[in-house]
RNA sequence: CGGGAUGUGGCUCAGUCUGGUUAGAGCGCAGCGUUCGGGACGCUGAGGCCGAGUGUUCGAAUCACUCCAUCCCGACCA
Numbered sequence: 001c002g003g004g005a006u007g008u009g010g011c012u013c014a015g016u017c018u019g020g021u022u023a024g025a026g027c028g029c030a031g032c033g034u035u036c037g038g039g040a041c042g043c044u045g046a047g048g049c050c051g052a053g054u055g056u057u058c059g060a061a062u063c064a065c066u067c068c069a070u071c072c073c074g075a076c077c078a
Stems, first nucleotide, its partner, number of pairs: 001074007010027004020058001029045005051067005
């Protein structure tokens, strides 16, 4: 430098293809119940507006473009 993949709560991911009420799950976290306590279990709750920006649209996590970060392959150098 070229090609490709990924980016969504603290962590791991689904949802994207085919745009449509208020964006979800598991683990973790907080409170409560149970227990002498821990663990486990049950109930309740907090926590992200989807990597950044622009555009299209009545409406964008989802479509288009630009950029950023990480990873993989190739080229170059050695």
Annotation:
This is a predicted structure of a 78-nucleotide RNA (transfer RNA) from a Desulfovibrionaceae bacterium. The sequence was found in a public genome assembly. Its Rfam family is "tRNA". The family's RNA type in Rfam is transfer RNA. Rfam links the family to the GO term triplet codon-amino acid adaptor activity.